This is a predicted structure of an 80-nucleotide RNA (c-di-GMP-I-UAU riboswitch aptamer) from Desulfuromonas sp. Lineage of the source: Bacteria > Desulfuromonadia > Desulfuromonadales > Desulfuromonadaceae > Desulfuromonas. It matches the Rfam family "c-di-GMP-I-UAU riboswitch aptamer". Rfam 15.1 lists 17 matches to the family in 17 species. The prediction has a mean pLDDT of 82. Of the family's consensus pairs, 95% are formed in the model.
[in-house]
RNA sequence: UCCGAUAAGGGCAAAACCAGAGCAAUCUGGUGACGCAAAACCACGGGUCCAUUACUUCAUGGAUAGCCGGGUUGCCGAAG
Numbered sequence: 001u002c003c004g005a006u007a008a009g010g011g012c013a014a015a016a017c018c019a020g021a022g023c024a025a026u027c028u029g030g031u032g033a034c035g036c037a038a039a040a041c042c043a044c045g046g047g048u049c050c051a052u053u054a055c056u057u058c059a060u061g062g063a064u065a066g067c068c069g070g071g072u073u074g075c076c077g078a079a080g
Base pairs, nucleotide, nucleotide: 003080011036012035016031017030018029019028020027021026034066040072041071042070044069045068046067047064048063049062050061051060052059
């Protein structure tokens, strides 16, 4: 210097509830922890959801990063 498990220091925050925004999906704040080694960020591809909507469609716009893939960045460092 490199790889690196487990630890240590910590971190994030599901559902539910309250308040607010939005036609809605959903988002923000608070309470709260189901879980997470990237549960940090990014809508590029797929999936799912909402709206335009009444029907087979088709299309457009939006949401979801704690659905999957991908991209970028990040704390510590046993044995070896």